[in-house]
Context: one part of a larger RNA
Molecule: large-subunit ribosomal RNA, domain II
Organism: Nanobdellota archaeon
RNA sequence: AGCGGCGAGUGUAUUUUAGUGGCGAGCUUAACCUGAAAAAGGUGAGGCGUAGCGAAAGCAAAAUGCGCGCAGUUUCGACGAGGCGCGUCCUGAGUUCGGGAGGAGUCACUAGGAUAUGACCAGAAGCCUGACGAGCUAAACCUGAGCAAGAUGAAGCCGCUGUAAAAGGUGGUGGAGGUCUGAAGAGGUUCUGCAUAUAUGCGUUCUUCUGACUUGGGUUUAGGAGUGAAAAGCUUAUCGAGUCAGGCAAUAGCUGGUUCCCAUCGAGAUGUGCCACAGUACAGCCUCGGCAGAGUUAGUCAGUGAGGUAGAGUACAGAUUGGAUGCGUAGGGGCGUAAAGCCUCACUAUCCUGUCUAACUCCAAAUUUGCUGGCAACGUAGAAGCCGGGAGUGAGGAAAUCCGGUUAAGCUGGAUUGUCGAAAGGGGAACAACCCUACGAGAAGUUAAGGCCCAUAAGAGUUGAUUAAGUGCAAAUAAGAUUUUAUAUUCCAAAAACAGCCGGGAGGUAGGCUUAGAAGCAGCCAUCCUCUAAGCAACGCGUAACAGCGGACCGGUCGAGGGAUAUAAGGUUGAAAAUGGACUGGGCUAAAUCAACCGCCGAUACUUCUCUACACGAAAGUGUUAGGUAGAUGGGCGCUGCGUUCGGGCAGAAGUUAGUGUGUGAACAUUAGUGGACCGAUCGCAGAUGCAGAUGCUGCU
Numbered sequence: 001a002g003c004g005g006c007g008a009g010u011g012u013a014u015u016u017u018a019g020u021g022g023c024g025a026g027c028u029u030a031a032c033c034u035g036a037a038a039a040a041g042g043u044g045a046g047g048c049g050u051a052g053c054g055a056a057a058g059c060a061a062a063a064u065g066c067g068c069g070c071a072g073u074u075u076c077g078a079c080g081a082g083g084c085g086c087g088u089c090c091u092g093a094g095u096u097c098g099g100g101a102g103g104a105g106u107c108a109c110u111a112g113g114a115u116a117u118g119a120c121c122a123g124a125a126g127c128c129u130g131a132c133g134a135g136c137u138a139a140a141c142c143u144g145a146g147c148a149a150g151a152u153g154a155a156g157c158c159g160c161u162g163u164a165a166a167a168g169g170u171g172g173u174g175g176a177g178g179u180c181u182g183a184a185g186a187g188g189u190u191c192u193g194c195a196u197a198u199a200u201g202c203g204u205u206c207u208u209c210u211g212a213c214u215u216g217g218g219u220u221u222a223g224g225a226g227u228g229a230a231a232a233g234c235u236u237a238u239c240g241a242g243u244c245a246g247g248c249a250a251u252a253g254c255u256g257g258u259u260c261c262c263a264u265c266g267a268g269a270u271g272u273g274c275c276a277c278a279g280u281a282c283a284g285c286c287u288c289g290g291c292a293g294a295g296u297u298a299g300u301c302a303g304u305g306a307g308g309u310a311g312a313g314u315a316c317a318g319a320u321u322g323g324a325u326g327c328g329u330a331g332g333g334g335c336g337u338a339a340a341g342c343c344u345c346a347c348u349a350u351c352c353u354g355u356c357u358a359a360c361u362c363c364a365a366a367u368u369u370g371c372u373g374g375c376a377a378c379g380u381a382g383a384a385g386c387c388g389g390g391a392g393u394g395a396g397g398a399a400a401u402c403c404g405g406u407u408a409a410g411c412u413g414g415a416u417u418g419u420c421g422a423a424a425g426g427g428g429a430a431c432a433a434c435c436c437u438a439c440g441a442g443a444a445g446u447u448a449a450g451g452c453c454c455a456u457a458a459g460a461g462u463u464g465a466u467u468a469a470g471u472g473c474a475a476a477u478a479a480g481a482u483u484u485u486a487u488a489u490u491c492c493a494a495a496a497a498c499a500g501c502c503g504g505g506a507g508g509u510a511g512g513c514u515u516a517g518a519a520g521c522a523g524c525c526a527u528c529c530u531c532u533a534a535g536c537a538a539c540g541c542g543u544a545a546c547a548g549c550g551g552a553c554c555g556g557u558c559g560a561g562g563g564a565u566a567u568a569a570g571g572u573u574g575a576a577a578a579u580g581g582a583c584u585g586g587g588c589u590a591a592a593u594c595a596a597c598c599g600c601c602g603a604u605a606c607u608u609c610u611c612u613a614c615a616c617g618a619a620a621g622u623g624u625u626a627g628g629u630a631g632a633u634g635g636g637c638g639c640u641g642c643g644u645u646c647g648g649g650c651a652g653a654a655g656u657u658a659g660u661g662u663g664u665g666a667a668c669a670u671u672a673g674u675g676g677a678c679c680g681a682u683c684g685c686a687g688a689u690g691c692a693g694a695u696g697c698u699g700c701u
Base pairs, nucleotide, nucleotide: 001701002700003699004698005697006696011117012116013115014114015113016112017111018110019109020108021107022106023105026048027047028046032042033041034040052059053058065086066085067084068083072079073078088101089100090099091098092097120257121256122255123254127247128246129245130244131243132242138221139220140219141218142217143216144215145214146213147211149181150180151179152177156173157172158171159170160169161168185208186207187206191203193202194201195200223239225235226234227233260636261635262634263633264632265631270283271282272281273280274279284393285392286390287389288388289387290386291385295378296377297376299375300374301373302372303371304370305369306368311363312361313360317357318356319355322352323351324350325349326348328347329346331345332344333343334342335341396420397419399417400416401415402414403413404412405411425436426435427434440611441610442609443608444607445606446605450601451600452599453586454585455584459598461597462596463595464594465593466592472588473587479573480572483570484569485568486567487566488565489564490563491562492561500557501556502555503554504553506530507529508528511525512524513523536551539550540549541548612626613625614623615622616621637690639687640686641685642684643683645681646680647679648678655674656673657672658671659670660669661668662667
């Protein structure tokens, strides 16, 4: 890993609701007795009900008086079970207010829930109690054992020397030491070596080796305790509290798992409270049943109300640009000997001007919303409403629009809508939430979104235009550029434009002033006249100042269009990221872009036909019925055992292998082989009743 087997909502008690049955103003026994350990019977303690109200003392109701009216009945007038509205009554201080009254309960069974218990199954780390452990290891005690060889050379002693005597010196002798090198022994540093089913071994290198040394045997100390040259180390491969057994199925708001089918409906990720935020209670949203009996409201139109957002505005509040004004201010500064006064700045007020605001509003939409009415839709096949049983949910998500936080985010907090969640199908290359559209089974046709060169179903469709950048066919700003097109306005031009080329571009004069200088060209003022085809008291470069070079302006040459502005559209630069990758690919000059048109393709959509189920109905039939997670509800299939009735089987049961058929399905039936002795159906009852999952358990391979 595969296959087989096993594997999870159960029992009891109490309680509640529904269904069915018995009896019914009653219903019913528990224990016990008789009996066969049965059935049945007896017994009526007790329980529930038959009356409520009041804190209590206590008091104590309709045995139908009136009206409406659903179903139904009908002589079509009406009557009218239940039901509703009054009235009446009981009680409490209460005519008004609260509770109650015109009899329906109770027992059993079945099913759904609740509570208590192991309570659907599996899963802790832990806590407590009692035992067992020091044959490992830690420490201690008792008693034994062991440590090659070499080196060093303490004290003491002896000789000599030295001294008054010592001390001291020197040569020997001597053999000390938690001394040295190093074997056995002990350890286990490095290679982070080698090997292996490492719960370790081996090698290399290294530490120590007369000591706080190593070691045998015996003995002692233990679980909140021991022992510890202390690492929370060690206490039998177990240690921040040993092991074993028990309490024990500890508890787990956490995690995983939870087994057959079909049908109907179908959520929520919100609010409030909580030592609450992974939970839970109540409400909301779903479902099932009942009561009741006529309206209801997602749409639209009209009428009548509500409102202060968008926008806008500056009338208020606050902010705010520039300016003006003022017997404004015991304000600052300056002038003034002082006073008076004047100037200036600041503040303040008013006015003008120009702006701004979630917590400004003289104004003010769209959308929204209350009520009324019309239409529409739904509703006696029972809506809206009310009552009751059962839930799940209470982590939501991305999108569009609006509003907060944030530099921003596939970020975060909200509102509204649809959507995913729980939604398949078609499109979007792929792609939960984007577009189209939503699903019973089968078939035919038509369309939607989106497409129609090939991959790939359908147009290399038609008409007109643009683009040359592979722009584009799936991302981008400001800004820039003799890029292109279109439209509009305007100017020049055969009396020759624009561009190019050739020539001229002068004189008064170096204008005046200033200046060291200032000559067209530092600066200031002025900017005339002459000759002219034209030529500035000069547009730029240049010089210290001149000079010099262009320009304006004019002529010639040439010979046909040439400039300017605005608007619109396309293209271009702007355009940088880490493996080579931003049309899906091929590729495309249209197969790109703009405007218009005609075809076609294209879905589980729509239409048509057949069938199934569901709802309603006696049926015929009708239906805008038919997706679905959590979940509610209904009906079935299969397994084991028991009872009932009926069957099969050695002329071959169960099981098993391979087929065939039936049913929407769980499944069932049947044929052949194998097998070799039991098996099934009907109607009921009962359940240790259905496996793919739980790092499930177990066996085999």